[in-house]
RNA sequence: AAUUGACAAAAGCAAACCUGCGGAAACGCCGGGACGCAAAGCCACGGGCCUUUCUCCCCAGUUGUAUCGGGGAUUGGCCGCCGGGCCGCCAAA
Numbered sequence: 001a002a003u004u005g006a007c008a009a010a011a012g013c014a015a016a017c018c019u020g021c022g023g024a025a026a027c028g029c030c031g032g033g034a035c036g037c038a039a040a041g042c043c044a045c046g047g048g049c050c051u052u053u054c055u056c057c058c059c060a061g062u063u064g065u066a067u068c069g070g071g072g073a074u075u076g077g078c079c080g081c082c083g084g085g086c087c088g089c090c091a092a093a
Stems, first nucleotide, its partner, number of pairs: 004091002012037002017032002020029003035080001041086003045083003048078003055073005
C1' cells in the first nucleotide's frame, strides 16, 4: 500500500414507532427511540421502487362538455434496494 473484517478496542450512524414542523403526495427536518449497519459517510450517475397538486397525451365515458376511473408524459422523492463514482476510522488473522 492492496485485499480482508475479529463476540477486539475507540469513535459513529439510527429502522419501525411517537411528538412537533414542512409538503398535494412520496418523503424530509427537530427531538425521543433502537431494528439493524464496516461505509447505514457523501453524489440521484445507470437500473429499480415510490409519488405526481397543477399542466399535457391516450383509453374509457358522454348527444356534447365535464366530474369520476385506468395508463402515460412530466414533476418530485428514496443512497437503510442493486450497481457505479468520491472520501474516510480501527487492525486480530
c-di-GMP-I riboswitch aptamer from an Armatimonadota bacterium, 93 nucleotides, folded computationally. The coordinates come from a structure-prediction model, not an experiment, and the mean pLDDT is 85. Taxonomically the source falls in Armatimonadota (Bacteria, Bacillati).